Predicted 3D model of a 544-nucleotide part of an RNA (large-subunit ribosomal RNA, domain I) from a Planctomycetota bacterium. Lineage of the source: Bacteria > Pseudomonadati > Planctomycetota. Its mean pLDDT, the model's own confidence on a scale to 100, is 81. The full RNA is in RNAcentral, with records from ENA. Its Rfam family is "Bacterial large subunit ribosomal RNA".

Context: one part of a larger RNA
RNA sequence: AGCAUGUGGUGGAUGCCUCGGCGUUAGGAGGCGAUGAAGGACGUGGGAACCUGCGAUAAGCCCAGGGGAGCUGGAACCAAGCUUCGAUCCUGGGAUCUCCGAAUGGGGCAACCCGUUCUGUCAGGGCAACCUGGCAGUUCAUCGGCAACUGAAUGCAUAGGUUGUCGAAGCGAACGUAGGGAACUGAAACAUCUAAGUACCUACAGGAAAAGAAAGAAACCUCGAUUCCGUCAGUAGCGGCGAGCGAAAUCGGAAUAGCCCAAACCAGUCUUCGGACUGGGGUUGCGGGCACCAAUAUCCAGACCAGAUUGAUCGUGAAUUACCUGGAAAGGUAAGCCAUAGAAGGUGAUAGCCCUGUCGUGUGAGAUCAAAGUCUGGUAGGUGUACCAGAGUAGCGUCGGACUCGUGAAACCCGGCGUGAAACCGGGGAGACCACUCCCCAAGGCUAAAUACUACCUAACGACCGAUAGUUUACCAGUAAGGCGACUGAAUGGUGAAAAGCACCCCUAUAAGGGGAAUGAAAAGUACCUGAAACCACAUGCUU
Repeated sequence: AGCAUGUGGUGGAUGCCUCGGCGUUAGGAGGCGAUGAAGGACGUGGGAACCUGCGAUAAGCCCAGGGGAGCUGGAACCAAGCUUCGAUCCUGGGAUCUCCGAAUGGGGCAACCCGUUCUGUCAGGGCAACCUGGCAGUUCAUCGGCAACUGAAUGCAUAGGUUGUCGAAGCGAACGUAGGGAACUGAAACAUCUAAGUACCUACAGGAAAAGAAAGAAACCUCGAUUCCGUCAGUAGCGGCGAGCGAAAUCGGAAUAGCCCAAACCAGUCUUCGGACUGGGGUUGCGGGCACCAAUAUCCAGACCAGAUUGAUCGUGAAUUACCUGGAAAGGUAAGCCAUAGAAGGUGAUAGCCCUGUCGUGUGAGAUCAAAGUCUGGUAGGUGUACCAGAGUAGCGUCGGACUCGUGAAACCCGGCGUGAAACCGGGGAGACCACUCCCCAAGGCUAAAUACUACCUAACGACCGAUAGUUUACCAGUAAGGCGACUGAAUGGUGAAAAGCACCCCUAUAAGGGGAAUGAAAAGUACCUGAAACCACAUGCUU
């Protein structure tokens, strides 16, 4: 020096655990905000750095309900207190709620600076009216709607100004609609094409949104608003006919719901005599309305008030003992009991009967909403007439977009520019166009459900993870740390049943460490469960 074994150290793998995550299901809720939000700054405790709570009434104040013995948060200790005259705690309601922040009196480098109106109060001055100053409260942003007052150039008017009142703004995870809108990529290169109307930006909304009661779809038979699912179907088609893209009707389901204006006509008010406004009337395509004739029923929809249902927190809630082992009984043995409760968790090892619960059941401040009642509104026939039925619209030309459809034979739908009808003997569609036949009635509007999503709350579950896993975060984490900044972004869990956390003695320079003693079942000794390997040391043996 090496090898082997052993004993230790170091180190923190492994095993077991879990106040954390991940996913799913069901129900709720789907918003908060000028009555000042979300998010913060600064304060606030007897001693108080941090977190939590709260706001100068500051770990809290008041009321109602629950509850019933302890309490003054995490969090010990000391001090001082509260509480059966019912505290602490839980639920609901109320009060307070500094400053910043949409931030809104003006400014500003957020949490700061400087004003203004009115009221109250205090001080000084004045005979008084009142003046000056301090303090407290209060007012004062902008834009829009409505109403009133005022009011230029300019006669009427209008613009403008002022006042009152109502509203808006900002934040929020996804889902939604609309306006804009890529590239990488694929085509084995690349330009049409694709990716994709995706990502992203913007505006706006709701608990859903959007769509929606046929100028539809079909095929000579018919159906009867929309939405979603399955199918049709990777079909018909589109396509440098490349890569690729890709329907619809039908059928089967989910859910179902239909309505209101404009106009004709009538009445009223106003009128620049053209008409305008208000009320009634009326709303569709085997056409409807108005006018005339006939008829007068039940049913449906909406709004508003008293009773029943649901319901946070909370309450009640059955049944076991002995012996043995052990530090400890829930284990073993023996004998019992409950069960609409043998889900689960805890308790010194494995508990239906010890505790919390579980099954079942109950009270209740308050909140929400069906049926019944009241009020309002709507709903059928025939004849004649030719009054009405959405105009810079439909159509056409041109240029685009969107449909499976890339300009094609290219309809239908939407838009820019130009042009520009008809009036029910009318108009649109059935994929150029024409005929016949059939279907429908544009150029106004509203509409629940079935559908999408989950920041948030409650309950339950998992052939999900178990501390290099599972969220980035089980631990004071979007923290420490890095970066001028946008932004990037960790690590760290476990004594024990209980601190019983080692009194006392010894060695010692020692807030170190060790040896006794004590606690404990065990030192497991706050570098603490188990404690692998690498690595280090010592002892013994062997080899050189």